This is a predicted structure of a 355-nucleotide RNA (Bacterial RNase P class A) from a Chloroflexota bacterium. The model forms 95% of the base pairs in the Rfam consensus. It was read from a public genome assembly, where an Rfam model found it. The coordinates come from a structure-prediction model, not an experiment, and the mean pLDDT is 78.
RNA sequence: CGAGGCGGUCGGAUGGCCGCGCGUCGCGGGGCAACCCGUCGGCGUGAGGAAAGUCCGAGCUCCACAGCGCAGGGUAGCGGGUAACUCCCGUCCGCCGAGAGGCGAGGACCAGCGCCACAGUGACGAUGCCGACCGAGCCUUCGGGCUCGGUUUGGAGUGAAACGCGGCAAGCUCUACCCGGAGCAAGGCCAAAUAGGAGGGCGCAGCCCGGUUCGCCGGGCGACAGGCGCGCUGCCCAGCCCUCGGGUCGGCCGCAUGAGCCGUCGGGUGACCGGCGGCCCCAGAUGGAUGGCCAUCGCCGUGCUACCGCGAGGCGGCGCGGCACAGAACUCGGCUUACAGGCCGCGCUCGCUGA
Numbered sequence: 001c002g003a004g005g006c007g008g009u010c011g012g013a014u015g016g017c018c019g020c021g022c023g024u025c026g027c028g029g030g031g032c033a034a035c036c037c038g039u040c041g042g043c044g045u046g047a048g049g050a051a052a053g054u055c056c057g058a059g060c061u062c063c064a065c066a067g068c069g070c071a072g073g074g075u076a077g078c079g080g081g082u083a084a085c086u087c088c089c090g091u092c093c094g095c096c097g098a099g100a101g102g103c104g105a106g107g108a109c110c111a112g113c114g115c116c117a118c119a120g121u122g123a124c125g126a127u128g129c130c131g132a133c134c135g136a137g138c139c140u141u142c143g144g145g146c147u148c149g150g151u152u153u154g155g156a157g158u159g160a161a162a163c164g165c166g167g168c169a170a171g172c173u174c175u176a177c178c179c180g181g182a183g184c185a186a187g188g189c190c191a192a193a194u195a196g197g198a199g200g201g202c203g204c205a206g207c208c209c210g211g212u213u214c215g216c217c218g219g220g221c222g223a224c225a226g227g228c229g230c231g232c233u234g235c236c237c238a239g240c241c242c243u244c245g246g247g248u249c250g251g252c253c254g255c256a257u258g259a260g261c262c263g264u265c266g267g268g269u270g271a272c273c274g275g276c277g278g279c280c281c282c283a284g285a286u287g288g289a290u291g292g293c294c295a296u297c298g299c300c301g302u303g304c305u306a307c308c309g310c311g312a313g314g315c316g317g318c319g320c321g322g323c324a325c326a327g328a329a330c331u332c333g334g335c336u337u338a339c340a341g342g343c344c345g346c347g348c349u350c351g352c353u354g355a
Stems, first nucleotide, its partner, number of pairs: 001351004005346006012297007020046007027038004048325001052336002055334005060183004072179005077091005092106001093104004107174002112172002114168003124164001129155002131152009187253004197244006206221006226236002260279008298323008307314002
């Protein structure tokens, strides 16, 4: 200098104008209340490294819960980290790479079942070919030859694997260990009208007929209370009032202080853990805000061009185009996937060259 490996990190900046959500203050309004709204104003604040996929693991909430087993789901060398994990770290082994390094679903085929492409006789049931050996038959120049049957300690060939207690469990399965269910539309609180419930208070005149077990029951007439705040008329004929509790309409909370962030010191190979100090608390919508335009700068690509240099090239100016992936919804820890363009570190590797 070139080509790589591993780890980390940023992911446009500043200003102006307009607009939106939330908080707070002021003003105004709605609702019986709980609480809510503003076409108003001031101030503050407002997406990510993945907010994504919703794949694992938790917190939180409600329900269930005697023990054991079955079913179902999951995990799988060994040791460690963690609230927990299928995550992370270390290490062994195997595979890949020239190397730094990367990848691994890595218990058990001496329980059973299943599968093993193509080729090959044969893929777990074995035996086609050559050879050897044994037996029978035929031929013979008596050396042997041919045919058939049997045996397999040999050989060739096929194949990833050829008879060997073969291989395969991201095949069923077995072994060991783990796992209750549902999810913020979880769930909790406040709390109308009407109806119904509980407790208390006041009230239910009188007359007639029928029945009667003499307690009352049924029917009729009808006054008071009550039936819209008041009056009149007509009708009804026993209710009316107060308090309490549950749920419904409605409203609010859950919902932003957290396994939190930053710095520093110590322990550990590391994941990580501990101490101390600091923090200006850092979005909270519910048809769902976080945006748009302009200017300047930055970065990338590209075209033209001045200057410098023998040259490869270097360094300026101007124009044009572009600046990704993607959008919170109860909250965390992970994993996976997407991503223009950069930046940093390595006492990491390989190659070439110079001293």